[in-house]
RNA sequence: GAGUUUGAUCCUGGCUCAGAACGAACGCUGGCGGCGUGCCUCAGACAUGCAAGUCGAACGCGAAAGUUCCUUCGGGAGACAAGUAGAGUGGCGCACGGGUGAGUAACACGUAGGUAAUCUACCUUCGGAUGGGGAAUAACAAUCGGAAACGAUUGCUAAUACCGCAUAAUGCAGCGGCACCUAAUGGUGACAGUUGUUAAAGCGGGGGAUCGAAAGACCUCGCGUCUGAAGAGGAGCCUGCGGCGGAUUAGCUAGUUGGUAAGGUAAUGGCUUACCAAGGCAACGAUCCGUAACCGGCCUGAGAGGGCGGUCGGUCACACUGACACUGACAUACGGGUCAGACUCCUACGGGAGGCAGCAGUCGGGAAUUUUGGGCAAUGGGCGAAAGCCUGACCCAGCAACGCCGCGUGAAGGAUGAAAUCCCUCGGGAUGUAAACUUCGCAAGAACGGGAAGAAUAAGUAGGGGACAAUACCCCCUAUGAUGACGGUACCGUUUGUAAGCUCCGGCUAACUCCGUGCCAGCAGCCGCGGUAAUACGUAGGGUGCGAGCGUUAAUCGGAAUUACUGGGCGUAAAGGGUGCGCAGGCGGUCUCGUAAGCUGGGUGUGAAAGCCCCGGGCUUAACCUGGGAAUGGCAUUCAGGACUGCGAGGCUUUGAGUGCGGCAGAGGGAGGUGGAAUUCCACGUGUAGCAGUGAAAUGCGUAGAGAUGUGGAGGAACACCGAUGGCGAAGGCAGCCUCCUGGGCCAGCACUGACGCUCAUGCACGAAAGCGUGGGGAGCAAACAGGAUUAGAUACCCUGGUAGUCCACGCCCUAAACGAUGUCAACUGGUUGUUGGUGGGGUUAAACCCAUUAGUAACGAAGCUAACGCGUGAAGUUGACCGCCUGGGGAGUACGGCCGCAAGGUUAAAACUCAAAGGAAUUGACGGGGACCCGCACAAGCGGUGGAUGAUGUGGAUUAAUUCGAUGCAACGCGAAGAACCUUACCUACCCUUGACAUGCCAGGGAGCUCGAUGAGAGUCGAGUGUGCCCGAAAGGGAGCCUGGACACAGGUGCUGCAUGGCUGUCGUCAGCUCGUGUCGUGAGAUGUUGGGUUAAGUCCCGCAACGAGCGCAACCCUUGUCACUAGUUGCUACGAAAGGGCACUCUAGUGAGACUGCCGGUGACAAACCGGAGGAAGGUGGGGAUGACGUCAAGUCAGUAUGGCCCUUACGGCCUGGGCUGCACACGUACUACAAUGCCCAGCACAGAACGAUCCAAGACCGCGAGGUGGAGGAAAUCACUAAAACUGGGCCCAGUUCAGAUUGGAGUCUGCAACUCGACUCCAUGAAGCCGGAAUCGCUAGUAAUGGCGUAUCAGCUACGACGCCGUGAUACGUUCCCGGGCCUUGUACACAC
Repeated sequence: GAGUUUGAUCCUGGCUCAGAACGAACGCUGGCGGCGUGCCUCAGACAUGCAAGUCGAACGCGAAAGUUCCUUCGGGAGACAAGUAGAGUGGCGCACGGGUGAGUAACACGUAGGUAAUCUACCUUCGGAUGGGGAAUAACAAUCGGAAACGAUUGCUAAUACCGCAUAAUGCAGCGGCACCUAAUGGUGACAGUUGUUAAAGCGGGGGAUCGAAAGACCUCGCGUCUGAAGAGGAGCCUGCGGCGGAUUAGCUAGUUGGUAAGGUAAUGGCUUACCAAGGCAACGAUCCGUAACCGGCCUGAGAGGGCGGUCGGUCACACUGACACUGACAUACGGGUCAGACUCCUACGGGAGGCAGCAGUCGGGAAUUUUGGGCAAUGGGCGAAAGCCUGACCCAGCAACGCCGCGUGAAGGAUGAAAUCCCUCGGGAUGUAAACUUCGCAAGAACGGGAAGAAUAAGUAGGGGACAAUACCCCCUAUGAUGACGGUACCGUUUGUAAGCUCCGGCUAACUCCGUGCCAGCAGCCGCGGUAAUACGUAGGGUGCGAGCGUUAAUCGGAAUUACUGGGCGUAAAGGGUGCGCAGGCGGUCUCGUAAGCUGGGUGUGAAAGCCCCGGGCUUAACCUGGGAAUGGCAUUCAGGACUGCGAGGCUUUGAGUGCGGCAGAGGGAGGUGGAAUUCCACGUGUAGCAGUGAAAUGCGUAGAGAUGUGGAGGAACACCGAUGGCGAAGGCAGCCUCCUGGGCCAGCACUGACGCUCAUGCACGAAAGCGUGGGGAGCAAACAGGAUUAGAUACCCUGGUAGUCCACGCCCUAAACGAUGUCAACUGGUUGUUGGUGGGGUUAAACCCAUUAGUAACGAAGCUAACGCGUGAAGUUGACCGCCUGGGGAGUACGGCCGCAAGGUUAAAACUCAAAGGAAUUGACGGGGACCCGCACAAGCGGUGGAUGAUGUGGAUUAAUUCGAUGCAACGCGAAGAACCUUACCUACCCUUGACAUGCCAGGGAGCUCGAUGAGAGUCGAGUGUGCCCGAAAGGGAGCCUGGACACAGGUGCUGCAUGGCUGUCGUCAGCUCGUGUCGUGAGAUGUUGGGUUAAGUCCCGCAACGAGCGCAACCCUUGUCACUAGUUGCUACGAAAGGGCACUCUAGUGAGACUGCCGGUGACAAACCGGAGGAAGGUGGGGAUGACGUCAAGUCAGUAUGGCCCUUACGGCCUGGGCUGCACACGUACUACAAUGCCCAGCACAGAACGAUCCAAGACCGCGAGGUGGAGGAAAUCACUAAAACUGGGCCCAGUUCAGAUUGGAGUCUGCAACUCGACUCCAUGAAGCCGGAAUCGCUAGUAAUGGCGUAUCAGCUACGACGCCGUGAUACGUUCCCGGGCCUUGUACACAC
């Protein structure tokens, strides 16, 4: 920096990612080289080999084998041999080097010091000395014991082994004084002060003179030895400071702390012992528990920090476990010893042996870590005079991509953009200059040839020099001079020519498509993908990143300001302790002087090397190695400074704090007393049937006299009015009145003290209510409990009772939303208003009132702050001091432990596990059995229905071979369907076809078309006959069309997905809403506008307003209807008796206009918009009706109307055809019909429509039939002809009945349509005459020419199930109003809702 809480926003806050890094491991893959690194786990156990020896120039012994000679053939002797191997005595080394990190929280480590409290082999420097004696012992020999390990006895022998003696001081010890130094014990140096005491070892080389029989003496050189002084390096001890966690570890300590004395040590010291004293450590964290070797450094980080301590270097500790000493300069000793223990091995059972945390290696453990390699050539170490020997230290090689670094797998050209694969809109695109091909080049490997550096100061020889008596010896310089594990390696030359993978591709995060799969298989770091179109799973093609590696996992730092020193917070997000007092601690007014601890500056020392950084150098480069420099924030020491802090001293006639004097207010606290009202109870009187209680009731009380009322009495508790965003108190809290005791506050001024202050961990005190203990008290109220109700239940809410308790005294408890959810103190920073207590001034007779000031308490607001809300001199502003607290949600304020409590419980206070959130504030919606306003046949007022009946129709269900499919709350159900007997038809059965019933393209043929026969249920199959067409052209010929056959592309699908879609439609809703631009406000989502006051059918209009405008809706424009005018009159109309004819006034038709706009008047209103009333008018406030449906909602409906992506079928899920089905029926629902009757039914008479429609059609008059209808046909492509009413009205009958109501059902007879009325048509006539007497709960429609009621027409259509749908006209009713139900609109409020109750 990003992702992730939300519909969206801001904030808080956690989780996650991108980076770096690793002693790593795992998966896939793997060409080379260089340099590094490699048991992190069992300090588990270890077979085998090696890892420490060396010196004959300290010493005594001393083989075997070989060779030579001799031999009695058994053997013997000599030399090699100046004594080989070998053990032994002796010296030095073995305390180094190498390993490991168990222990250790410690002077172990780091750093800075001290040692005047010390030691030091080998080495260096400077002095002195090295005289003279002695006694043993191993080896060896002999004998003996034992299985072995090993040992015993006797005897011999040497030394640089051992022991005396001598000599010796600048040694050591004692005793003296002197000088200098030191804080001191004391140190240093003279006085060669004095007394005592302490040493030694020889070996080798050489040699002129002298001595000796010889050995040798002697001289000299070298090495060694002894003694002293110093150095270097090393070691010991002591001290300051520094670096882990836990207080759910708070007290620890008896050699403990100190002293004296002694012992011990190289040395100080309780290091040890005796005695004496009673100390010592600890909240600045003792003790205890857990963890851990420490550091230089390494990783990360901007830094500060955080994590780590493997390799390299320094220190420490350890060596099977524990303890102990010996030897030694050094050890309490890794490859020494003793004892004990565990384990392993050997054993003759008596007894013995061992210690890989050395190098290799084995087993085991584990995710995991190498060869039982080569060499001492180099570096270094031990011994030695040296040669040399030893050296798993070390140098090399081997194994491992374990890490870092470098190189390569080719370079240039090469388009027809080859093949192949993938995608595709089928046109093409991608892999891709990639390949092929051409030219060029050669790293690594292999073969051959050459071939290093790493090697020098060895010995020896030669020359020169030094030392010496010396040309020997020895030492130094120069020259020469042997030696290579790696390794025939690096490197050079020639020939040849092998080598790419891994991860990822939804966002974060660079990189996309196809197929498969279908909440399956799977993925996933977080968010999350997958339920049939997955860029997220699994392949593939393509792409991205890195590259001999790439991913994953673990662990670390970072990002994380997410423990905040740098650098966070606490009103509501996690977080102020319930309140005060107050010790320690922290912080602290003003002036002067001193000091120099802090602080600042300079110098000095140290801060090892390596590492990091800078500049160079060497490997072809780099990694790596190497030279120099810088740096090393720290510590110590020294000098200086004197502001500030501290410390010491002295002041302050003082401002912080306090005291006294004088006033003031107050439910501040404690104790005692006292008062009235009310409730309840008791007694008595009056009095009678109820009272009480609730939404309604009941339980309860009452005729044994309640309730009501009057009088009197008892008892307990609480204090109406005053009373108040009034007062007091630290908080909890405090209220009748009076008295006593008592705390605090405020005001004004004077005097006094003189910083006496602020805060406060632990501590102490107080601390509502409830609760506990003991004893009182108990009127009312009231947990528990009982009863009555409510309810599905009701362990509740409501009611009737009622015990603890509430009250008092004393003692506990110690918690609350103990809240201002805001710690205390101090300072500073605009104001306005109210109120309480003071003071001063003005004012008043006194008040009221005004001004100023002070201490509280409220409201509003500036700057500022805040995520916002909000806070705002009483801060949540700006600062300072101190305390408390927080670090994701849940688990959990829980468990365990401690402390407190009589108990209840309180306090302190985790973890496992689990989630990716939890949360704060604000925004827009939605919702509310929240509020305000308004509207609607929403209710109300009415009329008529549905729900009951019969049949019709649709649906569900069940049934069926099939009962095709869809529609399903409103908004499916007389819906798609404005017409299912066949057809339709999509369904079922049976029979058939396969380029197909239909489209385009290709090839071949043709008699295109028409007629007939046979057969079959039909589709079809077989056959016969007839017969040539159209266009161009003179013809030949060409073209178009049609038919048949064939092959292939394809056709076809009412198969699936309406949740992949277009289009169309329904619904909220003809509801009044939905938005935008600019501006403004807000961090932002958003708000404003659109809210408000009025008004309207309306976001309609007016006014106001940080808004001003605009768009889609509303309205209007359109159609129709109502009035009139004009124009035009045929088929219309007509004043003429009729017709003809005339006419166009009227009716009417159909075109154009007029008309209505709150225009006019009055009132109301704000002088507005508008509303109310009125006039005129055919019509009046949108005149009536229709069309017109904003942004959007319902993944609403439709793939079966059509279109269409994807999937599926292809001799079938396509096509043809017969018959059947869609009509089938215990049942349930919706819709409308007809009724149940008298406002009716039947019969007769008689009057008046509108709108439609008519050529395979409508059909008049006429005739036939009871009728449906038939015959026949005038007229009509229509204002011409046809179709044309019923209710109403008039008269008559019926007389309340299952009827002269109602018409289902059934029998019979017919008509019509049609190939065909069986399944399954309609209608007619005769007969039959079911249910039904107005319909439970519930529910629907309708406000005017409307409901209701009456008939008429049309589409579809051969006919029809139409009682449906769409239209037409006739007759022709009620509404006080908006409390309630339902739906909707606007404003507001709450919200833990947002797929939104």
The RNA shown here (small-subunit ribosomal RNA) has 1397 nucleotides and comes from an uncultured Pseudomonadota bacterium. The prediction has a mean pLDDT of 82.